[in-house]
RNA sequence: CCGUCGGCCCCCCGCGACGCUAGUCCGAAAACUCCGCCAGGGCCGGAAGGCAGCAACGGUAUUGGAUGAUGCGGGUGCCGGGGCCAGCCGGCGGGGC
Repeated sequence: CCGUCGGCCCCCCGCGACGCUAGUCCGAAAACUCCGCCAGGGCCGGAAGGCAGCAACGGUAUUGGAUGAUGCGGGUGCCGGGGCCAGCCGGCGGGGC
C1' cells in the first nucleotide's frame, strides 16, 4: 500500500424504558349577566290558559386530582435486525521500501 474480517461511529426498522398529550374516571364550578328545567312568588286573562322568570336541581365554560394510550417526542437503551464502506481502532493474508 492492497485485500479481507471484526468492533466503534453514523443511518434505517423493530422492541423496551422514559416523557407529553387525547381519552376515561372522581371532585369543585359560574354569588357579577352561560344553557336547560323552572316549585314558590310575579305579570296578562272573566275563565280556560298563557308569558317572563329568582332559588333549588341537572349540565357546560373553567378548574383540581387519578389513570393513561393503539397518538406524539428525543442529547432514550451494556437490546434485536439491516445498511454503511466516508472516518477511527484491531485481527488475518498478500505486496513494496